The part of an RNA shown here (small-subunit ribosomal RNA, central domain) has 350 nucleotides and comes from a Chloroflexota bacterium. The prediction has a mean pLDDT of 88.
[in-house]
Context: one part of a larger RNA
RNA sequence: CUGGGCGUAAAGCGCGUGCAGGCGGUUCGGUAAGUUGGGCGUGAAAUCUCCUGGCUUAACUAGGAGAGGUCGUCCAAUACUACCGGACUCGAGAGUGGUAGAGGAAGAUGGAAUUCCCGGUGUAGUGGUGAAAUGCGUAGAUAUCGGGAGGAACACCAGUGGCGAAAGCGAUCUUCUGGACCAUUUCUGACGCUCAGACGCGAAAGCUAGGGUAGUAAACGGGAUUAGAGACCCCGGUAAUCCUAGCCGUAAACGAUGUAAACUUGGCGUCGGUGGCUUAAACUCCAUCGGUGCCGCAGCUAACGCGAUAAGUUUACCGCCUGGGGACUACGAUCGCAAGAUUAAAACUC
Numbered sequence: 001c002u003g004g005g006c007g008u009a010a011a012g013c014g015c016g017u018g019c020a021g022g023c024g025g026u027u028c029g030g031u032a033a034g035u036u037g038g039g040c041g042u043g044a045a046a047u048c049u050c051c052u053g054g055c056u057u058a059a060c061u062a063g064g065a066g067a068g069g070u071c072g073u074c075c076a077a078u079a080c081u082a083c084c085g086g087a088c089u090c091g092a093g094a095g096u097g098g099u100a101g102a103g104g105a106a107g108a109u110g111g112a113a114u115u116c117c118c119g120g121u122g123u124a125g126u127g128g129u130g131a132a133a134u135g136c137g138u139a140g141a142u143a144u145c146g147g148g149a150g151g152a153a154c155a156c157c158a159g160u161g162g163c164g165a166a167a168g169c170g171a172u173c174u175u176c177u178g179g180a181c182c183a184u185u186u187c188u189g190a191c192g193c194u195c196a197g198a199c200g201c202g203a204a205a206g207c208u209a210g211g212g213u214a215g216u217a218a219a220c221g222g223g224a225u226u227a228g229a230g231a232c233c234c235c236g237g238u239a240a241u242c243c244u245a246g247c248c249g250u251a252a253a254c255g256a257u258g259u260a261a262a263c264u265u266g267g268c269g270u271c272g273g274u275g276g277c278u279u280a281a282a283c284u285c286c287a288u289c290g291g292u293g294c295c296g297c298a299g300c301u302a303a304c305g306c307g308a309u310a311a312g313u314u315u316a317c318c319g320c321c322u323g324g325g326g327a328c329u330a331c332g333a334u335c336g337c338a339a340g341a342u343u344a345a346a347a348c349u350c
Stems, first nucleotide, its partner, number of pairs: 003322004007304002012318001014201004021194003025088007033081002035077007042069001048066007091191001092188003095184005103177007110154001115149007125136002162169002206247006215241002220236004258317006266295011299306002323350003332343004
């Protein structure tokens, strides 16, 4: 390279936007580049295949024929692809009318709880554990009542419920704002799919600067346990956790399953619509579209399992894998303030 693969054996980029590239709906006409047929030219010799001949045979060698091409040119064909022109509406988008939602950003407000402070009542313990001790407390704790401060998080509702590309999003209200779904079939008329590089987003931890600090809590200090205890348990406690601005760019970033489209028996839930039957109005029921789950036919699979949300049957495009270790490493390069990230070998060894 031809292949074979990528849920769990090696293998789907964490997620998106998207240039180049690849691929692209229905129909008519034209051109004839790809494509197909034929003619001509060329494809040196040797080599290769076949048929003959020469060395005793063979290797070797001589003659003849054939084969060998992303080849050139001319003529012709026009199904498919391409290009040019015209048309269409099913793909895609727009309009109009509705719907649901923890989608995003900013601001404001609220109650419960913890802690702290002040005051009242009140007196000797409290706290913690397997048991204790450190700790706190007669300078009045714990408990209880009233008042105040401040920070963080929002019980119940809450649901294999919802929204978002993913990361993720949960008190209430207001403002700004993105997307989705349904109905209609009014408009545009293939405007599409995928996407190397690029650009953007990206949990937690970490970093820089400035704030903030109630609770929790790496490090650290005590008390226990233990042979020891650098731990598990207990008492404290600083970074951090929170906010603003910037960096970092990684996770079992998981459905361990790339994106888009088409096709393929069914059953039962649930969320958001629409139409119909029904009703006083509803519910229920029927049909249908879009999500989200469970079970299962065929089929697939090494098995487990998947099974219209496919891991079934196909198509387009991208990414990735190629025995284990060495090695999510070294060197180099790029990025970063750093931590480090990305890219990524070999010797050697089994």